[in-house]
Predicted 3D model of RNase P RNA and transfer RNA as a complex of 454 nucleotides. Model confidence (mean pLDDT): 75 of 100. It holds a member of the Rfam family "Bacterial RNase P class A". Rfam classes the family as a ribozyme.
RNA sequence: GAGGCAGUCCGUUCUAUCGAUUCGUAAAAGCGAAUAGGAAAGUCCGGGCAACACAGGGUACCGCACUUCCUAACAGGAAGGCGCUUCGGACUUCGGUUUGGGGCGACAGACAGUGUCACAGAAAACUAUACCGCCACCUUAGGGUGGUAAGGGUGAAAAAGUGGGGUAAGAGCCCACUCGUUCAGCAGCGAUGUUGAAUUGGGACAAACCUUGCGGGUUGAAAGGUCAAAUAAACCUGGAUUAAAGGGCGACCCGCUUUAUUGCGCAAGCGAGCCAGGAGGGUAGACCGAUGGAGGUGCAGCGUGAGUUGCAUCCUAGAUCAAUGAUAGAAGCUCCACGAAAGGGGAGAACAGAACCCGGCUUACAGGACUGCCUUUUUU
RNA sequence: GCAUGCGUAGCUCAAUUGGAUAGAGCAUCUGACUACGGAUCAGAAGGUUUGGGGUUCGAAUCCCUACGCGUGCA
Numbered sequence: 001g002a003g004g005c006a007g008u009c010c011g012u013u014c015u016a017u018c019g020a021u022u023c024g025u026a027a028a029a030g031c032g033a034a035u036a037g038g039a040a041a042g043u044c045c046g047g048g049c050a051a052c053a054c055a056g057g058g059u060a061c062c063g064c065a066c067u068u069c070c071u072a073a074c075a076g077g078a079a080g081g082c083g084c085u086u087c088g089g090a091c092u093u094c095g096g097u098u099u100g101g102g103g104c105g106a107c108a109g110a111c112a113g114u115g116u117c118a119c120a121g122a123a124a125a126c127u128a129u130a131c132c133g134c135c136a137c138c139u140u141a142g143g144g145u146g147g148u149a150a151g152g153g154u155g156a157a158a159a160a161g162u163g164g165g166g167u168a169a170g171a172g173c174c175c176a177c178u179c180g181u182u183c184a185g186c187a188g189c190g191a192u193g194u195u196g197a198a199u200u201g202g203g204a205c206a207a208a209c210c211u212u213g214c215g216g217g218u219u220g221a222a223a224g225g226u227c228a229a230a231u232a233a234a235c236c237u238g239g240a241u242u243a244a245a246g247g248g249c250g251a252c253c254c255g256c257u258u259u260a261u262u263g264c265g266c267a268a269g270c271g272a273g274c275c276a277g278g279a280g281g282g283u284a285g286a287c288c289g290a291u292g293g294a295g296g297u298g299c300a301g302c303g304u305g306a307g308u309u310g311c312a313u314c315c316u317a318g319a320u321c322a323a324u325g326a327u328a329g330a331a332g333c334u335c336c337a338c339g340a341a342a343g344g345g346g347a348g349a350a351c352a353g354a355a356c357c358c359g360g361c362u363u364a365c366a367g368g369a370c371u372g373c374c375u376u377u378u379u380u
Numbered sequence: 381g382c383a384u385g386c387g388u389a390g391c392u393c394a395a396u397u398g399g400a401u402a403g404a405g406c407a408u409c410u411g412a413c414u415a416c417g418g419a420u421c422a423g424a425a426g427g428u429u430u431g432g433g434g435u436u437c438g439a440a441u442c443c444c445u446a447c448g449c450g451u452g453c454a
Stems, first nucleotide, its partner, number of pairs: 001376010012331007020035006037351001041362002044360005049220004061216005066080005081107001082105010108211002113209002115205003131152002133148006160178006179201001180199008224288004235278005246253002254271005295314008333348004338343001381453007390406004399437001408424005430446005
């Protein structure tokens, strides 16, 4: 220098003119200041905050799942373990083994139980089953009975693998090595690794039901709170008029008038209204919630790291039919053609736009910059 | 803003709860019938099951993610 992988960051700048929203200047005018993002997005997780009757426990339902740690919390992140995969080196009996780097992993449990495994195949899980083959016996020489899962064949998957012994033929039936599982010692906080012994060694699927462990009370800013028009046959007070301007959810009670002078009882009829003022709840509407916070940057301490502690320093988007813009010029960037060069000309600039806030994840994105690792080439 | 459901041929719907090559009606095309057209009869074509990824021997179906469409709440 080239190629590959992984990661981080930026993602136009300045000036002028005309505007928009909010704030400050007591008000208006004027002046001054601030004004979208790395994803503001999807709403996929988690939290703050708020209401639901300030208690405790359980079930259902939903979610998560190697270990330890970080964190307010998480399905996020860090470090590690194990497995798979890729690139390079070394060794090799050419099957692989080992080592270094990178990438990926929804990575608890299938001897708790239930279920599924089409077609093919002898058999798809109850140590079940005999198509071909192999072996023994019988035979009328066609075959029959029994043993056998080592071989053929089927399938996505075949009842631990290789070699040897053994046997009528075979078989973990026995032995050695390997793999798996269990137990014990050692190392590690742990996942796990390693050494030794034992061998009861019968698949896959839990992104099928389920089991175990852990977590979640429900709702969601249209939460919730404060102030409060107009209107009303509902409420309270007062007044006028009236023969009387009452009460009770209701049955009914009370009052007035008339027959009939007074009292009582009975009967009939009537008491629904008008004006003024007030209170309440809270509709329209306004305000709060609502923008300074688990905040950013630098240095130092601790930690492998995610982070955390201390000190210093910096920071006003806050709109609600919803502002954050438009035009012109200059500079820089990319592309195109012209030119020997200097150079001038033309075109372009992504994804997208706050709506209570914050931590993550995922997805979209023109172009550019940087860092680390690996391979290769050249030079020293 | 919040919550929630759906996506299969041009259109309307199926597909036994994961099993082979995804079916049916209408529409389209070809042929027959007819003097011609319609109706009718026979046949054909048309699908990466919205895109991508994963689990599984196997996915329209199960899981994740993106896209599109719809519904409810003052």